[in-house]
RNA sequence: GGCGGCAUGCCUAACACAUGCAAGUCGAACGCUCUCUUCGGAGGGAGUGGCAGACGGGUGAGUAACGCGUGGGAACCUGCCCAAGGGUACGGAACAACGUCUGGAAACGGACGCUAAUACCGUAUGUGCCUUACGAGGGAAAGAUUUAUCGCCCCUGGAUGGGCCCGCGUUAGAUUAGCUAGUUGGUGAGGUAACGGCUCACCAAGGCGACGAUCUAUAGCUGGUUUGAGAGGAUGAUCAGCCACACUGGGACUGAGACACGGCCCAGACUCCUACGGGAGGCAGCAGUGGGGAAUAUUGGACAAUGGGCGCAAGCCUGAUCCAGCAAUGCCGCGUGUGUGAUGAAGGCCUUAGGGUUGUAAAGCUCUUUCACCCGUGAAGAUGAUGACGGUAGCGGGAGAAGAAGCCCCGGCUAACUCCGUGCCAGCAGCCGCGGUAAUACGGAGGGGGCGAGCGUUGUUCGGAAUUACUGGGCGUAAAGGGCGUGUAGGCGGCGGAUCAAGUUAGGCGUGAAAGCCCCGGGCUCAACCUGGGAACUGCGCUUGAUACUGGUGACCUUGAGACCGGGAGAGGGUGGCGGAAUUCCCAGUGUAGAGGUGAAAUUCGUAGAUAUUGGGAAGAACACCGGUGGCGAAGGCGGCCAUCUGGACCGUUACUGACGCUGAGGCGCGAAAGCGUGGGGAGCAAACAGGAUUAGAUACCCUGGUAGUCCACGCCGUAAACGAUGUGUGCUAGCCGUUGGGACGCUUAGCCUUCGGUGGCGCAGCUAAAGCGUUAAGCACACCGCCUGGGGAGUACGGCCGCAAGGUUAAAACUCAAAGGAAUUGACGGGGGCCCGCACAAGCGGUGGAGCAUGUGGUUUAAUUCGAAGCAACGCGCAGAACCUUACCAGCCCUUGACAUGGGAAGUUUGGGCGCCGGAGACGGUGUCCUUCAGUUCGGCUGGCUUCCGCACAGGUGCUGCAUGGCUGUCGUCAGCUCGUGUCGUGAGAUGUUGGGUUAAGUCCCGCAACGAGCGCAACCCUCAUCCUUAGUUGCCAGCGGUUCGGCCGGGCACUCUAGGGAAACUGCCGGUGACAAGCAGGAGGAAGGCGGGGAUGACGUCAAGUCCUCAUGGCCCUUAUGGGCUGGGCUACACACGUGCUACAAUGGCAGUGACAAUGGGUAGCGAAGGGGCCACCUGGAGCCAAUCCCCAAACGCCGUCUCAGUUCGGAUUGCACUCUGCAACUCGAGUGCAUGAAGUUGGAAUCGCUAGUAAUCGUGGAUCAGCAUGCCACGGUGAAUACGUUCCCGGGCCUUGUACACACCGCCCGUCACACCAUGGGAGUUGGCUUUACCCGAAGACGGUGCGCUAACCGCAAGGAGGCAGCCGGCCACGGUAAGGGUGC
Repeated sequence: GGCGGCAUGCCUAACACAUGCAAGUCGAACGCUCUCUUCGGAGGGAGUGGCAGACGGGUGAGUAACGCGUGGGAACCUGCCCAAGGGUACGGAACAACGUCUGGAAACGGACGCUAAUACCGUAUGUGCCUUACGAGGGAAAGAUUUAUCGCCCCUGGAUGGGCCCGCGUUAGAUUAGCUAGUUGGUGAGGUAACGGCUCACCAAGGCGACGAUCUAUAGCUGGUUUGAGAGGAUGAUCAGCCACACUGGGACUGAGACACGGCCCAGACUCCUACGGGAGGCAGCAGUGGGGAAUAUUGGACAAUGGGCGCAAGCCUGAUCCAGCAAUGCCGCGUGUGUGAUGAAGGCCUUAGGGUUGUAAAGCUCUUUCACCCGUGAAGAUGAUGACGGUAGCGGGAGAAGAAGCCCCGGCUAACUCCGUGCCAGCAGCCGCGGUAAUACGGAGGGGGCGAGCGUUGUUCGGAAUUACUGGGCGUAAAGGGCGUGUAGGCGGCGGAUCAAGUUAGGCGUGAAAGCCCCGGGCUCAACCUGGGAACUGCGCUUGAUACUGGUGACCUUGAGACCGGGAGAGGGUGGCGGAAUUCCCAGUGUAGAGGUGAAAUUCGUAGAUAUUGGGAAGAACACCGGUGGCGAAGGCGGCCAUCUGGACCGUUACUGACGCUGAGGCGCGAAAGCGUGGGGAGCAAACAGGAUUAGAUACCCUGGUAGUCCACGCCGUAAACGAUGUGUGCUAGCCGUUGGGACGCUUAGCCUUCGGUGGCGCAGCUAAAGCGUUAAGCACACCGCCUGGGGAGUACGGCCGCAAGGUUAAAACUCAAAGGAAUUGACGGGGGCCCGCACAAGCGGUGGAGCAUGUGGUUUAAUUCGAAGCAACGCGCAGAACCUUACCAGCCCUUGACAUGGGAAGUUUGGGCGCCGGAGACGGUGUCCUUCAGUUCGGCUGGCUUCCGCACAGGUGCUGCAUGGCUGUCGUCAGCUCGUGUCGUGAGAUGUUGGGUUAAGUCCCGCAACGAGCGCAACCCUCAUCCUUAGUUGCCAGCGGUUCGGCCGGGCACUCUAGGGAAACUGCCGGUGACAAGCAGGAGGAAGGCGGGGAUGACGUCAAGUCCUCAUGGCCCUUAUGGGCUGGGCUACACACGUGCUACAAUGGCAGUGACAAUGGGUAGCGAAGGGGCCACCUGGAGCCAAUCCCCAAACGCCGUCUCAGUUCGGAUUGCACUCUGCAACUCGAGUGCAUGAAGUUGGAAUCGCUAGUAAUCGUGGAUCAGCAUGCCACGGUGAAUACGUUCCCGGGCCUUGUACACACCGCCCGUCACACCAUGGGAGUUGGCUUUACCCGAAGACGGUGCGCUAACCGCAAGGAGGCAGCCGGCCACGGUAAGGGUGC
């Protein structure tokens, strides 16, 4: 959520079922009885009898099976049906119904009596039929009536249906490897419709199984369905074929057919009725109910059609069936309108505010009526009648756009984007992943995309997945070659010829049900759907051919393989013996204080004589040199010498065998070290252990000791990075250089050439993901075996096998992760390597860290102590200067369109300012007075401006986010690097260039080179200092001349200094040396300067989410009578403490006093301020001169002389007191300076740490910015002026090359294990319990079978008695259900 058509609809509890219906029919088989009657007859009921209830319908529990599929087979049956032949004669005895009596609650009976038949029985006949010992024997019927049929019996054949047997196919597990006693076969018998161990007796000992028996789990099978290019995979709803089942288990009866869904008997569970004695029941039929479940429909109509049962028929029955109902469950079709319509309406959303979009969409106007609705008509389906559907489909008419649209999605995959909200929250999510304040990913909205009566989600199957690889994969390093050999089964197999025709191949025949799929047609208006024909069904069987290949058979061949003979090589294996060196121990001698051991030591040994040394002896183990990418062996492995036994390979020759070969599941054998058992042996070494060291610890590394073990014999174990991480065998495919064993020709012979076998290095083709491999393949092929299928769990658990044990072998799952992994690349890193640099170390000089003070920071405090900066690269930093101001902070008092900008309206004024007074802390408010009278002008209060008021937009914010940003800056680092184009190499990331050899301060230059060039950096170009020249000389200078007040003061001059313009000069240019004939380097000459001359400016690609939203700019967010604005006061100046940076010192290289010199850079009119004067001084006064090379601000260290004499001082100056000065509105909090007085700490500073390589450090003063005032800070300037550098091992930082890497947020990385707690999954666990299956025994219902049958007994025989036969009963074996398996010992 509108309509219609066609389909489909309990996948779960084969769970339990109320109620109704689903199988009856026949009077033309029979008797009885009832009703009606027009007396002709018609109809009903229960029963006997016949046929049918074995079909139709349901379900899928069981079944891994001849169950199913397919193709065959022979020893069978078949009611009704068809065809042929024959028959239908004569008798008899009962039992229901019914009647009487009677039991029971009921269900249901009992006794006696009567009766019919197409019910039952006997006899006859029997063409044919059956049995047979071939003599013989056996065996049938039914009648009814309307007189024409329907029946009945026997037999033969057919048709249909069914039973049985066989080949092939048909799930998983080997952690199921052995199974089997009627088992396998035979003989005989029984049994069956029929073959058969189907059953029984006897005999034999077989049968099945690695081509998977048995066991376990799961499952109805098929046509088909679904997916896929196919091969294959998954599946078995509807429809169709087969099977099985009918509450569970067992059993038979009847019958043509059943061991029977709506029949019977028994047992069991369950439910119901009951009068408690006893009975009844079986929806897996159609509906329906409960239950289960995510989930699946009406207790409908009709026998009209199709079909079934019965019947002669009429007909009856039929939940089969045909219809209807319910469900968007699926498929198909249709509709929800059409045309026009721009002021591109309103509204919504977005916006850069212009507009855009929704959108011709709507409205409006116009047209149409499919579907639905209303009215009318009205089928086909029905051969003559009969229509549930159904007044349905269809048709005609009518009204009116009228009744009819949703769902999902919009980060990528994947079609579709914006705003708001949210802020790692809420949430999303198929995978990757979104969300931590600008989310196209969450939620909402607008817009868009997709599909559409549907749309999404979930689940399932196939695909993609070549990700189980038959088609179509792999195994050196990604998962994967068995540790190695031998060999069984199996697989595969040389050359030529013959034959067979199994595989193979061609044709034909049979079969492969229908439906479905596919093709061509046809019918519903189309389609879905239905329907006709064809094709197909890739298969199986039979048959006729073919014979290349494979195979079988038989006969040959020699190349594969083997073998004879002749050689040489070898740590190949076993056994026995022998040898020397070394070690340790023992004895003796010499000899004395140490030895030993280590990074350094100690434990240890030694005056009881060690170590050392000499001689002698003992023991065990191992075999130096040779020795070698040398040799041998299958691998493990094998090393002194000799003897002996023995295996294999290689070379050469050949006249032998004749495919005997290769591989190899299982099996068997061998198999390092360690370990185990028994017995020996034991020198050295040495797990465990002990001690000493090291260390935070040191259960280690080092040292001293030391036991198993190592050795031998015998027996186990059976594993290793058992590796070439490379299975074995065969063939083919360029070479070169070594080495080892053997052979051969020739020659120019310490050799060359050549051949076979082995072992190495490099390398072409080819292969490979790459690295690499490359005739010893990882190349090209063939044969066979083993093995792999994401990581962890785990080579673990359980089970089995092996083992004395340790353990080995075989080998999972739950759970969990989204990766684990290989090779290579670029970086980064390394207590990796190589080369190189830097005040990096070293060598030096001076500091810091200790003291006092200054200043910044942390912390603390506070109303506030505003904020930022945080290792280097924050901390005398922002601040080039906080008393107010600054100022952002705090307290209080005030303002609200605002201190400032733009726009509107109204009023006023058309200006700006000075000086007062009053209130108040001030802002502010009130008021007086004085001066001046805005700009433009078209001369119009016209325009602008100003003040006040009103209201709205807005202003304002040093509020937040530097992790939203711009800009600027710091840092690595003035380190020498960072890149690009083209080419080349590589699958690619990327490499090359940029690496290499030299050289440089330098990726500086040279040479080489698959590179050639180029860019940003380096250098240079720029500024400055150093030399010279030139131009210009005022305010600068004065050599010479003159004057002089003696001052370059004046005349004069521009030579010099200097100033500031222009030039010159330095380039390894020259010389010889070195280097490679290069670049360059070292030395020299000349030169003011020499190899970059000194200094500055200049900072590559980038790094640190470095710093700054408080310089400025700016997105977003936040505040709006306040987080904005004004003011007064306070604070930023606090003070137990900690740190950084400095100043001053601790003194004699000094302090003090006196005296005498010498600079440079700068600054100056709200200024610098001279001389002179005053004051002890700060300073005051004064005002010359100067808008400056003119005037002013201006030296100290130093020199000389004197004093102090090593002390808390004549050092040091903090602190404090008093008195002053200056600036300023104002020095209380809180300025600087001066004088007098005071006179603290401090005697050179622990661990640690900083700067500096020359005009540098150190030291001395000077100037400037900021600034009213305030400098130990900062930025500049000059004066005096050192020491040291052997060198690059080490520390720090950096550059290049190389190497390793499990790092890439990149070592401040990554990452391992224990422990604590909680939870999840699994194993073990004293045990306990359920289920399935099996074995033994007990019990033994119903039942058929066998026996018996003394009880009972109509048909036949018999005159009778009785008999034959039958029944009950009893017995036996079989058998369902049910029951028992206790107790003890031992092993695990």

The prediction has a mean pLDDT of 86. The RNA shown here (small-subunit ribosomal RNA) has 1388 nucleotides and comes from an uncultured prokaryote. Its Rfam family is "Bacterial small subunit ribosomal RNA". Gene Ontology terms of the family: ribosome and structural constituent of ribosome. RNAcentral holds the sequence, with entries from ENA.